[in-house]
RNA sequence: GGAAGAUAAAGCCAAACUUGUCGUGAGAUAAGGACGGAAAAUCACAGGAUUUUUUUAAAAAAGUUGGCUGGGUUGCAAAU
Numbered sequence: 001g002g003a004a005g006a007u008a009a010a011g012c013c014a015a016a017c018u019u020g021u022c023g024u025g026a027g028a029u030a031a032g033g034a035c036g037g038a039a040a041a042u043c044a045c046a047g048g049a050u051u052u053u054u055u056u057a058a059a060a061a062a063g064u065u066g067g068c069u070g071g072g073u074u075g076c077a078a079a080u
Stems, first nucleotide, its partner, number of pairs: 004080001012037002017032006035067001041073003045070003048065007
């Protein structure tokens, strides 16, 4: 310097659901709330899923989703 990450310590995030607001919608956001997470930090590049519009359909265009998968970038502690 690189890879992996048991245990401990300090902590961190926040599913479903409820309420408010925004959106045609998927969904987003604030508060409450914890199912879980060692990257559940961030990025929509690729794939998947999903919404709207056009269309007989296939398909196309514009969106959503990072807590769907891969990948990029970055972060705390540490036995071995």
Notes
Predicted 3D model of an 80-nucleotide RNA (c-di-GMP-I riboswitch aptamer) from Methylobacter psychrophilus. Rfam family: c-di-GMP-I riboswitch aptamer. Gene Ontology term of the family: cyclic-di-GMP binding.